[in-house]
RNA sequence: UGAUAGAGGCGCACUUCACAUCAGUAAGGAUCAUCUCCGGUCAAUGGAUGAUCGUGAAAGGGUGACGUGCCGAGGGUUAGUCGCUUGUGUCCACAAGUCGCUAUCACCGGGACGUAGGAGAAUAUCCUGCGUACUGUCGUUCUACGGAACGGAGAGCUAUCGU
Repeated sequence: UGAUAGAGGCGCACUUCACAUCAGUAAGGAUCAUCUCCGGUCAAUGGAUGAUCGUGAAAGGGUGACGUGCCGAGGGUUAGUCGCUUGUGUCCACAAGUCGCUAUCACCGGGACGUAGGAGAAUAUCCUGCGUACUGUCGUUCUACGGAACGGAGAGCUAUCGU
C1' cells in the first nucleotide's frame, strides 16, 4: 500500500403479517338555523358555516413475530433532480413537501439515561446539540500483570495473503 475475511451488542436498517393508537377524528347522510351566488331586485338550485342525531375510515408514526440485507451497518448536513404529491396559475411555468433518487461533507465508534430544541394526535417514537456513566477499539504512561489513568476516532481496529 492493495485484496479478502472478521469483531463491537438491548448492534443497524428493511419487507410482510398481527395488534393497539390515530378516533368516534376526517369524510359522507338526515333535520334545523344563519350567511351567500349571474347587470339590478328577489331567490329556486347551488355553495359556505354552525348545532343535533345515525353511520364511520385511512395514511404516517408505534409494539410484537417470522424473515432479509448488513457492521459507515445506518443516521445527519448541503446541493441537484419535476420521478411522486400538493398549491398557484392556466397549457405551460413557478412554488412547496422531515416523499423518492443522485451526489456531497476529514459530521457521528456503539447503545442507555437525562436535558434543550425540532417533527409528531401523542407522555409513544424519531432527529439534532449538550451532559453522565457504560461498552468495543487503538495510543501513551503506570502496574501487584488481574488491570488502572488519560486521550483519539470507523478514511479506525484485528487476521490472512500479495506488492

Notes:
The RNA shown here (Lysine riboswitch aptamer) has 163 nucleotides and comes from uncultured Peptoniphilus sp. Its mean pLDDT, the model's own confidence on a scale to 100, is 81. The source organism's lineage runs through Bacteria, Bacillati, Bacillota, Peptoniphilaceae and Peptoniphilus. Its Rfam family is "Lysine riboswitch aptamer". Rfam's curators write: Riboswitches are metabolite binding domains within certain messenger RNAs that serve as precision sensors for their corresponding targets. Gene Ontology term of the family: lysine biosynthetic process.